[in-house]
RNA sequence: AGUUCCUUUUGGCAAACCGCGGUAAACCGCGGGACGCAAAGCUAUAGGGGCUAAGCACUAUUGUGUAUGCCAGCCAGUUGCACCG
Repeated sequence: AGUUCCUUUUGGCAAACCGCGGUAAACCGCGGGACGCAAAGCUAUAGGGGCUAAGCACUAUUGUGUAUGCCAGCCAGUUGCACCG
């Protein structure tokens, strides 16, 4: 000096739900709120997976399919952090 493991402090993020706003919806933004998180930082045609279906196609009045719309708090990829031992 580097790597791994363990412990802990300060700080960080913020699920459900509620309010306001946006969207066809999924979902998102802001405020409140904390279930949790050591990457709950970043990456969404060009890894897998999931949600929605306006438009379009088919169907023939009701449905089915489809992302060009989304999800990184599903996996994955990538970057990265203080102290003691």

Predicted 3D model of an 85-nucleotide RNA (c-di-GMP-I riboswitch aptamer). It matches the Rfam family "c-di-GMP-I riboswitch aptamer". Its family is annotated with cyclic-di-GMP binding in the Gene Ontology. It was read from a public genome assembly, where an Rfam model found it.